[in-house]
Context: one part of a larger RNA
RNA sequence: CUGGGCGUAAAGGGCGCGUAGGCGGUCUUUUAAGUUAGGCGUGAAAGCCCCGGGCUCAACCUGGGAACUGCGCUUAAGACUGGAAGACUAGAAAACGGAAGAGGGUAGUGGAAUUCCCAGUGUAGAGGUGAAAUUCGUAGAUAUUGGGAAGAACACCAGUGGCGAAAGCGGCUACCUGGUCCGAUUUUGACGCUGAGGCGCGAAAGCGUGGGGAGCAAACAGGAUUAGAUACCCUGGUAGUCCACGCCGUAAACGAUGUCUGCUAGAUGUCGGGGGGUUGCCCCUCGGUGUCGCCGCUAACGCAUUAAGCAGACCGCCUGGGAAGUACGGUCGCAAGAUUAAAACUC
Numbered sequence: 001c002u003g004g005g006c007g008u009a010a011a012g013g014g015c016g017c018g019u020a021g022g023c024g025g026u027c028u029u030u031u032a033a034g035u036u037a038g039g040c041g042u043g044a045a046a047g048c049c050c051c052g053g054g055c056u057c058a059a060c061c062u063g064g065g066a067a068c069u070g071c072g073c074u075u076a077a078g079a080c081u082g083g084a085a086g087a088c089u090a091g092a093a094a095a096c097g098g099a100a101g102a103g104g105g106u107a108g109u110g111g112a113a114u115u116c117c118c119a120g121u122g123u124a125g126a127g128g129u130g131a132a133a134u135u136c137g138u139a140g141a142u143a144u145u146g147g148g149a150a151g152a153a154c155a156c157c158a159g160u161g162g163c164g165a166a167a168g169c170g171g172c173u174a175c176c177u178g179g180u181c182c183g184a185u186u187u188u189g190a191c192g193c194u195g196a197g198g199c200g201c202g203a204a205a206g207c208g209u210g211g212g213g214a215g216c217a218a219a220c221a222g223g224a225u226u227a228g229a230u231a232c233c234c235u236g237g238u239a240g241u242c243c244a245c246g247c248c249g250u251a252a253a254c255g256a257u258g259u260c261u262g263c264u265a266g267a268u269g270u271c272g273g274g275g276g277g278u279u280g281c282c283c284c285u286c287g288g289u290g291u292c293g294c295c296g297c298u299a300a301c302g303c304a305u306u307a308a309g310c311a312g313a314c315c316g317c318c319u320g321g322g323a324a325g326u327a328c329g330g331u332c333g334c335a336a337g338a339u340u341a342a343a344a345c346u347c
Base pairs, nucleotide, nucleotide: 004318005317006316007301008300012315014201015200016199017198021194022193023192025088026087027086028085029084030083031082033081034080035077036076037075038074039073040072041071042070049065050064051063052062053061054060091191092188093187094186095185096183097182098181099180103177104176105175106174107173108172109171110154114150115149116148117147118146119145120144121143125136126135162169163168206247207246208245209244210243211242215241216240220236221235222234223233258314259313260312261311262310263309266292267291268290269289270288271287272286273285274284275283276282277281296303297302320347321346322345329340330339331338332337
C1' cells in the first nucleotide's frame, strides 16, 4: 500500500465560518490530458523462468528462448473523467406574503423572598439536631406590626414545550440584531458538498485591574459523631459566586453517535405553518421534537425515515495493558496550565 474499524470493546475533533485540496446535477457540440486498442523504438549484461549442451552427477559453467508487467514516439477510438463553448432547471440562492420562538446585545423597570438598620407591641427564651453542643438573647433576642437600605435570583405559567452551531438561553417593557419554518409564483442558472492549515465562538473553576457583596459558600475556626474523623451533621465564615474590561480554552463540552445528499413498512403523542371536509371533530401536506414498532443491521444491549438500515462525497480519529495523555522539545499563557507528543522498562 492493500485491508478492518470508531453508540457501550481502542477510536467522532466541544461547536461553527472558511483557504488550499478532494468530490460534484441535466443536455448538445468540440478537444483528446486521463482512458482503451494497434504499430514502431527502447527496456545493457548477469540473475530469475522454460528448452538444450559441457564437467562421471550435482553445485557450477554455457547456447537459445521467454520475460523485463515500464518508458518514449506514432496511428486510431470518443463511452466515461478532465479542458473549452453553448443551453437547461430537479441542487443552491434571491425577491414577495405570512408565522412561531427563554436566539443574541443594550437600556430601563416590577413584585415575592432573604439579610441588615430604625421604631412600636411583647417576654424568656430562640436556633439547631438522631440526640446535643458551639451560637444568639434581660445591653430585650425569637415572634409580630410599620418604615427604610442592599444585592442576587425570577415562584405560578412550565410542557420527553420552544430557540440556538455548540457552549447555552426563562419576570416585564423598549430599542438594535441573527437564524428558522410555511405559502404561492417570479428571478439567477450548478453559483454546490466537505474542509488539512487558519479564524471565530466556547459551561464551571481559575487569573489580572477596578467596582459590588444580600444569600450561598471552597479554605479556615469552633461544636458534635467516632477507636480516630484533617469527613458526612451543626454554628460561624474568607476567597468566590454578581458587574465592566482583558485573559484562560478545558468538561461524562454526551445522543459517549462528524457534516452533507439520496433511498428504504407503519402506528401514536406533541410544537410551528399551509390546504380541505360531512366542523364538540376529522383528513391531507411541509418542517421540528418524542414514544412504540417491521425489513435490515448489531457480539449482544439495542438502533430502526431524527438509523446504529442501503449507498455516495469529504474531514477527524483507532491499532494490546501499564509506563502516559507523562518526559523532552516546540507553540500558546501573567500564572495555573493548555496543546502537540514519545521511549526505556514491564505484563